The RNA shown here (transfer RNA) has 75 nucleotides and comes from Waltera intestinalis. Model confidence (mean pLDDT): 81 of 100. RNAcentral records the identical sequence in 3 taxa. Rfam family: tRNA. The family's RNA type in Rfam is transfer RNA. NCBI's taxonomy places the organism under Bacteria, Bacillota, Clostridia, Lachnospirales, Waltera.

[in-house]
RNA sequence: CGUCGCGUGGCUCAGUUUGGUAGAGCGCUGCGUUCGGGACGCAGAGGUCGCAAGUUCGAAUCUUGUCGCGACGAC
Numbered sequence: 001c002g003u004c005g006c007g008u009g010g011c012u013c014a015g016u017u018u019g020g021u022a023g024a025g026c027g028c029u030g031c032g033u034u035c036g037g038g039a040c041g042c043a044g045a046g047g048u049c050g051c052a053a054g055u056u057c058g059a060a061u062c063u064u065g066u067c068g069c070g071a072c073g074a075c
Stems, first nucleotide, its partner, number of pairs: 001073007010026004020057001028044005050066005
C1' cells in the first nucleotide's frame, strides 16, 4: 500500500438474504416470595446500530468516504 471480514443497550450476540415501529440471553433497578439471601415470579430502565455524506416516501440493511480491530497478500 492492496484485498477481505468484523463494529448493534453494561457484556455476548441476532436482525442485513427480501429496505418498512431496533430485539434476545446474561447483567442492572423496583416489587412479590423468604427470618434474611439465593433461586423463582411480575414490572421497569437502558442503544436509534463506529463516524460522516448520499440514494429513497422510508436506511442497522443499499452506495461512497472515513476511523478502529483482525486476517491474508505485496514491499